[in-house]
RNA sequence: UAAUUGGAGAGUUUGAUUCUGGCUCAGAACGAACGCUGGCGGCGUGCCUAACACAUGCAAGUCGAGCGAGAAAGUGGCUUCGGCCAUGAGUAAAGCGGCGAACGGGUGAGUAACACGUAGGUUACCUGCCUUUCAGUUUGGGACAACCUGUCGAAAGACGGGCUAAUACCGAAUAAGACCACGACAUCUUCGGAUGCAGUGGUAAAAGAUGGCCUCUUCAUGAAAGCUAUCGCUGAUCGAUGGGCCUGCGCACCAUUAGCUAGUUGGUAGGGUAAUGGCCUACCAAGGCUACGAUGGUUAGCUGAUCUGAGAGGAUGAUCAGCCACACUGGAACUGAAACACGGUCCAGACUCCUACGGGAGGCAGCAGUGGGGAAUAUUGCGCAAUGGGGGAAACCCUGACGCAGCAACGCCGCGUGAGUGACGAAGGCCCUCGGGUCGUAAAGCUCUGUCGGAGGGAAAGAAACUACAGAUGGCUAAUAUCCAUUUGUAUUGACGGUACCCUCAAAGGAAGCACCGGCUAACUCCGUGCCAGCAGCCGCGGUAAUACGGAGGGUGCAAGCGUUGUUCGGAAUUACUGGGCGUAAAGCGCGUGUAGGUGGCUUGUCAUGUCAGGUGUGAAAGCCCUCGGCCUAACCGAGGAAGUGCGCCUGAAACUGCCAAGCUUGAGUACGAGAGAGGAGGACGGAAUUCCCAGUGUAGAGGUGAAAUUCGUAGAUAUUGGGAGGAACACCGGUGGCGAAAGCGGUUCUCUGGAUCGAUACUGACACUAAGACGCGAAAGCGUGGGGAUCAAACAGGAUUAGAUACCCUGGUAGUCCACGCCGUAAACGAUGGAUAUUAGUUGUUGCGAGUUUAACCCUCGCAGUGACGAAGCUAACGCAUUAAAUAUCCCGCCUGGGAAGUACGGCCGCAAGGUUAAAACUCAAAGGAAUUGACGGGGGCCCGCACAAGCGGUGGAGCAUGUGGUUCAAUUCGACGCAACGCGAAGAACCUUACCUAGGCUUGACAUCUGGAGAACCCCUCCGAAAAGAGGGGGUGCCCGCAAGGGAACUCCAAGACAGGUGCUGCAUGGCUGUCGUCAGCUCGUGUCGUGAGAUGUUGGGUUAAGUCCCGCAACGAGCGCAACCCCUAUCUUUAGUUGCCAUCAUUUAGUUGGGCACUCUAAAGAGACUGCCCGGGUUAACCGGGAGGAGGGUGGGGAUGACGUCAAGUCCUCAUGGCCUUUAUGCCUAGGGCUACACACGUGCUACAAUGGCCGGUACAAAGGGUUGCCAACCCGCAAGGGGGAGCUAAUCCCAUCAAAACCGGUCCAAGUUCGGAUUGGAGUCUGCAACUCGACUCCAUGAAGCUGGAAUCGCUAGUAAUCACGGAUCAGAACGCCGUGGUGAAUACGUUCCCGGGCCUUGUACACACCGCCCGUCACACCACGAAAGCUGUUUAUACCAGAAGUCGGUGAGCUAACCGCAAGGAGGCAACCGCCCAAGGUAUGGAUGGUGAUUGGGGUGAAGUCGUAACAAGGUAGCCGUAGGGGAACCUGCGGCUGGAUCACCUCCUUU
Repeated sequence: UAAUUGGAGAGUUUGAUUCUGGCUCAGAACGAACGCUGGCGGCGUGCCUAACACAUGCAAGUCGAGCGAGAAAGUGGCUUCGGCCAUGAGUAAAGCGGCGAACGGGUGAGUAACACGUAGGUUACCUGCCUUUCAGUUUGGGACAACCUGUCGAAAGACGGGCUAAUACCGAAUAAGACCACGACAUCUUCGGAUGCAGUGGUAAAAGAUGGCCUCUUCAUGAAAGCUAUCGCUGAUCGAUGGGCCUGCGCACCAUUAGCUAGUUGGUAGGGUAAUGGCCUACCAAGGCUACGAUGGUUAGCUGAUCUGAGAGGAUGAUCAGCCACACUGGAACUGAAACACGGUCCAGACUCCUACGGGAGGCAGCAGUGGGGAAUAUUGCGCAAUGGGGGAAACCCUGACGCAGCAACGCCGCGUGAGUGACGAAGGCCCUCGGGUCGUAAAGCUCUGUCGGAGGGAAAGAAACUACAGAUGGCUAAUAUCCAUUUGUAUUGACGGUACCCUCAAAGGAAGCACCGGCUAACUCCGUGCCAGCAGCCGCGGUAAUACGGAGGGUGCAAGCGUUGUUCGGAAUUACUGGGCGUAAAGCGCGUGUAGGUGGCUUGUCAUGUCAGGUGUGAAAGCCCUCGGCCUAACCGAGGAAGUGCGCCUGAAACUGCCAAGCUUGAGUACGAGAGAGGAGGACGGAAUUCCCAGUGUAGAGGUGAAAUUCGUAGAUAUUGGGAGGAACACCGGUGGCGAAAGCGGUUCUCUGGAUCGAUACUGACACUAAGACGCGAAAGCGUGGGGAUCAAACAGGAUUAGAUACCCUGGUAGUCCACGCCGUAAACGAUGGAUAUUAGUUGUUGCGAGUUUAACCCUCGCAGUGACGAAGCUAACGCAUUAAAUAUCCCGCCUGGGAAGUACGGCCGCAAGGUUAAAACUCAAAGGAAUUGACGGGGGCCCGCACAAGCGGUGGAGCAUGUGGUUCAAUUCGACGCAACGCGAAGAACCUUACCUAGGCUUGACAUCUGGAGAACCCCUCCGAAAAGAGGGGGUGCCCGCAAGGGAACUCCAAGACAGGUGCUGCAUGGCUGUCGUCAGCUCGUGUCGUGAGAUGUUGGGUUAAGUCCCGCAACGAGCGCAACCCCUAUCUUUAGUUGCCAUCAUUUAGUUGGGCACUCUAAAGAGACUGCCCGGGUUAACCGGGAGGAGGGUGGGGAUGACGUCAAGUCCUCAUGGCCUUUAUGCCUAGGGCUACACACGUGCUACAAUGGCCGGUACAAAGGGUUGCCAACCCGCAAGGGGGAGCUAAUCCCAUCAAAACCGGUCCAAGUUCGGAUUGGAGUCUGCAACUCGACUCCAUGAAGCUGGAAUCGCUAGUAAUCACGGAUCAGAACGCCGUGGUGAAUACGUUCCCGGGCCUUGUACACACCGCCCGUCACACCACGAAAGCUGUUUAUACCAGAAGUCGGUGAGCUAACCGCAAGGAGGCAACCGCCCAAGGUAUGGAUGGUGAUUGGGGUGAAGUCGUAACAAGGUAGCCGUAGGGGAACCUGCGGCUGGAUCACCUCCUUU
């Protein structure tokens, strides 16, 4: 400072993070369309598709003042009724002629081009009408239409004869100027000529019309010639306008289009044009274009501008404006100033129409309109009033240009659908925790207003002209005429339209919808539905509690619109100029040499290409922007500015770049000297080893493997000795050592040869860097030809392994491996890191050379060139890189742009082939991916623990029985629990009950709870029926509290009605609570701090130690919490207190602690003590702690119990209980009887009893602990073989009872190895007990019976000390009914070397493609369905090229014997012209051969996607044979094997190096 004011992100890959990367969304816009809805106005806009076809009407005419001719109807008059005259009218219609029709209007097919844009050129040009100026406008002639007439034709029309006019046509005259030729002279000169300019010669014109007048001449009222005015006409000229042509620059895609071109490129001459030019022709030359993209193909009108964007850009090219092209398709010319002509001509073709079949007519991409196409786009309107155009002297005519109106919410803009007040917060809806909340001041009601719409009334602007008339002034003129110019006055003209606008009236009355409400993204509840129906832009919702589906209420957003779809830009820095990348995410060519190109050291000078500055021209108008103004405002419109970043011209600057010139030495190179090296090629030689052959010795095996076998060997192998043959490779040295561009190179030696390094001088003087194409080299495998062939070894064969084993292992074995020559040209050809130059801390190895030091060698120090490790800054997503950069910069090249399809198809090039190279798309997904993190996992590693293994003891698995489960059966066999962690589990106890199941009989406010009304106290007893429940009937009976009474109240029963009850019905995957499990494992976390972009890490890791995240030390951590431990209980020792029901040492006493007595002991039960690594020694870090010892009842958590961290398993339980939701309500509820849960070919789990002599049986004898008992335990005594019965004392329990308390043990006897004196099942008989009742279906007793079983396959369980084993006892449940369960004590072992292995767990570390976490993930064939694509015998379109045939119309050329008005000629005839014919060119068409491109195609190929299909298990962990790359062979498939390569391989060992001390 008027015109510079501006840049936002989100969702989605993961368990989480970060990066890369795609997909998606929010914005704006539209010539839009569709769905729902719709009050008004203003201004705009409206076939984007079929340049498809068009009915009908209109869109270009006009001039009588250029010319000739010239109606009719009607009206009037006359009439002999036949008609005639006048008027209509010199009108209409038509013709000749002039101008216009080339403008205006439409469309975008074609066109990739000087088409367009921009800036120039034209001395290489034209320009009607208009304008300026000059000069003219003289004189003759012959026709042709119209008209008349004849002929042909259906028509369109055509032909012949005759008449006629002109501003139509033609001849002659004149020529200022113009043009042509010659050209003295002058200037320039490339000596060819060019330019200027006198002069001379030649060529070519014309048309009149209208008005007026009589000055001059003639005739003489007045006319003609004439004059005059206006309009024309001719020649020239200036200009304006409009064009033609040429040029620079700009302007799409494809290289899977790389070569194109014969008029092609140039020249000479000619033709042609308004004009240059191969524009055309002849001749000559052989050129021209192209990687800065020719040629070819595909697509496309270009621009101003429009949309978007911060901009740079990107996309578009409707309306408006400029240019171009086109006019049914193709070709052609004519006329004209201009056309090769939208509403002209000719020809060909297609199509439509007419036809008398002979022929004709037509061209809406003008305005309306129609059909068709389509998702889709308007009236067959009014008017020339305005603006503009054509004609005309003018009036005027024409004008679908234009101005208006109509239709369409298609867009932009404006307005309205009311305002105020109004709480019982009405009714109603919805929700509800039932209290309430919300719609909501919203409504109603009351008070107002009057926009729009409606009715009535008034009423503009757009109109100014032209013109006519009447004047005025001036001009022309002889003129006061006419005419012209200017001017005044009057008259006249509106489609829109009685429209805008204004006034009045009534009246809140007529005027709100659409989308959305899971996140992104503003907005939430209920019901319905139940992976259904459906939604979805992305992520994703829906499988019974859906804010995501559908409806409702409520809310949010926009609003006469709102959403959806489509398209463009944006966001997207996701093509990156502004403004990206390439170690591992996509991306560095395998490597070099080098061309074009790009880039380039120091100094000086010149120029001025780029560059910069100033000026100037242009950049149309409109638009955008600014200011002001006009419609009430806005949209819209007007005026003036600004801008238009561009291009041209002029002037200037000279730093940088560049050209040119001159130098320089530091870049680069050359020469000299020196040493190093598996650098390359060829030749020669050597020893060790393998194999084979020969010979000897020698005998039965060898070989091979996890174990074996195939194989070799008594025909003598293997082993061993000697000799020989042959091929291949070169141990040790050998090394993150060396050399090379890379691939790669390794015995010794000789010849030839390339490169690098160091040193010291000299020389050249930028000679440099990079490198598209190009050329060369290029492991292994493979190919061709010829050799060679020892080893090894794809294929192949056999043997193993295995479910299979086309593999891994083994035995053989061919190509090949080797050589020569020639191909191939690829690899994880890797440092996954292109080349060059410069700069930027260090430390430390090593190779080569040099310098210093040293007498010398070494050592040491320094320099240059390589090659390693670590590391600062910096960079990086991180990992990591870090003077050998992935840092900081510059230059050049290559490459990338989501995953898959695919490095594939097609095409091209290369190759003998294999194949290589270049390289897509359809379709499909919302991811694919990098790095790092936390877990989990590993047939990874390390450390550690546990009855985990091992060492032991005893079992299970075999038998019989018990019990639970599965299965089966059944009317029902109720339900749950299912690896560990279901299965003697819920169930601490099913004959009825329990009971939930089945059958049958019943009840319906119910067996149970609360409320209302009524009645009655409640209650008790009896009878009948019935299986019972139930039903029917009868009898007895009146309480409690208050109150004077009436009555009321509480409790209970009955009746009635409905609210409701009830449910062991479903969902444990809606839940609470409780429980199991990992696991009594040692872990799980937090605060602050620190580190990291972050997830996270640290702490919690490390060194020790422990049962322990127990403790110590160290440490960017310091602390803390839940766990561990301890505190609690029992037990082991002692003390104190207290002694009854307990105890009894001493004293008495008894059958007996029975009693007296006592409380010492035992015991009981309360309080304490005690054990803490406290002490000693040793080890250890002076620690924690460990080992040993002392003392002690006990020693290192003494033993046992209770105690279970954060969490995991959608673990278990809706059938304990509670509870949401759903379902049921004369039933899924309730009552009752009977049955079932107890079934039984079978399978499994858990137990008991056994199989016997460590035993059975008989007899004798001893010692517990802990419990229980009044609905009970039950003594003594009696009966019974016994179970038990009778009996009744005692005991609410340290008192009595169960209970003599035990059994095993111990002592004695017997049995004598057997299916037994083992074992006891099963069965028969007889009983007892409980109970209403033992049939289904109890326990026990006695007698009899006497099954299987002789120690248990594979496999598997428990236990580490008072434990296992073994023995008995008690208790809960319970009327009765344990081999189960829970407790109690008695007797009482063995073994542990140890941590390799199995299982489980903890910590650290490593790999991972897992995260539902290895019960993970995941690959390929095959089968089925669908989809798109490729190949394919062919078939069929489109397009194009070449060759040839053909050749309409037409221009041009030739001929022109036929015809012929104007001119010449007396005539004959001529000149000129025309027809006709011929020729060149040429459109359509035809034939043939190609190219390109599309459609289709039996069949075929791979690809993609699909529900829990089939086969295997390839990959991810060492993925169970490490994987992968290239190549070759093989195989159902993933794949396997050979050769070479890579680490993007785990693990172990060794070596080397670095860092620190």
Small-subunit ribosomal RNA from a bacterium, 1557 nucleotides, folded computationally. Model confidence (mean pLDDT): 84 of 100. It matches the Rfam family "Bacterial small subunit ribosomal RNA". Its family is annotated with ribosome and structural constituent of ribosome in the Gene Ontology.